[in-house]
Context: one part of a larger RNA
RNA sequence: UUGGGUUUAAAGGGAGCGUAGGCCGGAGAUUAAGCGUGUUGUGAAAUGUAGACGCUCAACGUCUGCACUGCAGCGCGAACUGGUUUCCUUGAGUACGCAUAAAGUGGGCGGAAUUGCGUGGUGUAGCGGUGAAAUGCUUAGAUAUCACGAAGAAACUCCGAUUGCGAAGGCAGCUCACUGGGGCGCAACUGACGCUGAAGCUCGAAAGCGCGGGUAUCGGACAGGAUUAGAUACAUAGGUAGUCCGCUCGGUAUACGAUGGAUGGCCGCUGUUGGGUCAAAUGGUUCAGCGGCCAAGCGUAAGCAUUAAGCAUCCCACAUGGGGAGUACGCCGGCAACGGUGAAACUC
Numbered sequence: 001u002u003g004g005g006u007u008u009a010a011a012g013g014g015a016g017c018g019u020a021g022g023c024c025g026g027a028g029a030u031u032a033a034g035c036g037u038g039u040u041g042u043g044a045a046a047u048g049u050a051g052a053c054g055c056u057c058a059a060c061g062u063c064u065g066c067a068c069u070g071c072a073g074c075g076c077g078a079a080c081u082g083g084u085u086u087c088c089u090u091g092a093g094u095a096c097g098c099a100u101a102a103a104g105u106g107g108g109c110g111g112a113a114u115u116g117c118g119u120g121g122u123g124u125a126g127c128g129g130u131g132a133a134a135u136g137c138u139u140a141g142a143u144a145u146c147a148c149g150a151a152g153a154a155a156c157u158c159c160g161a162u163u164g165c166g167a168a169g170g171c172a173g174c175u176c177a178c179u180g181g182g183g184c185g186c187a188a189c190u191g192a193c194g195c196u197g198a199a200g201c202u203c204g205a206a207a208g209c210g211c212g213g214g215u216a217u218c219g220g221a222c223a224g225g226a227u228u229a230g231a232u233a234c235a236u237a238g239g240u241a242g243u244c245c246g247c248u249c250g251g252u253a254u255a256c257g258a259u260g261g262a263u264g265g266c267c268g269c270u271g272u273u274g275g276g277u278c279a280a281a282u283g284g285u286u287c288a289g290c291g292g293c294c295a296a297g298c299g300u301a302a303g304c305a306u307u308a309a310g311c312a313u314c315c316c317a318c319a320u321g322g323g324g325a326g327u328a329c330g331c332c333g334g335c336a337a338c339g340g341u342g343a344a345a346c347u348c
Stems, first nucleotide, its partner, number of pairs: 005318002007302002012316001014203004021196003025088007033081002035077008048066007091193001092190003096185003103179007110156001115151001117149006126137002164171002208249001210247004218242001222238001224236001260315005268293011297304002321348003330341004
């Protein structure tokens, strides 16, 4: 390189936008770069090959022909690929109409609960915690309980669902403003404007970092009391960072559907979400999602099965025995933590 792969054996980039590149709908005309064909020149000799001949044969050698699959020039052809051009509407997009969602950002508002505080009342010796205890709190009146007050932070019970939305991460009290998106219908407009995407750019849970705020709950580190042979743990009473907010950084996850994106076509049954439609409908049908079960087919199997892991096309990414190792070195990024890229010796 060819061939074969990537749900679970090694292997899909965390996700999107997008440059170069690769690939790309229907009809007509034209061109002739790719392509096909003819011819001319060239393609040294040796080598190769076919035949003949010479060494007694062969190896070896000599002669003649061919080949030398290449390159260039000049003609011819026009199906396919490419170029140019004219059109088309089904891909793509726009307009219009109808609904629609926990999509995002910022602001305002709300109630229940937790915690501590204050005032007043009831009330008395315990409370709390555990497997059992103790540390802890408590006669300066706790725990429990009632009422009122002011406060703060965080999260939004029920509805709530194999529900919905978002590119992914993710998103849930109510409301307002702004921003974005998909769906259905219609068929007015543009007329291939498309797909993918190395680089590049942007987003990216939790933990973490910097500065400033905030601190109700929970709670790494830490220290106390237990348990235990020990207990640097599990369980327990505390508790700082953190958890929350603003502005930055960072860029990783079992970032999972362990399944890249796009397009086409391919048996069915059933549930559900949002539209359309059949005069009405508990019904039928159609489009777009989200689920369950199965046919063919696929798969080592488990299983997948119109949301494919089936049948095909295009583009990207990735793997090539286990360990050493996601380590070392170098480079790039970062305040750091660390991240990205990423070996070898050796060994089985």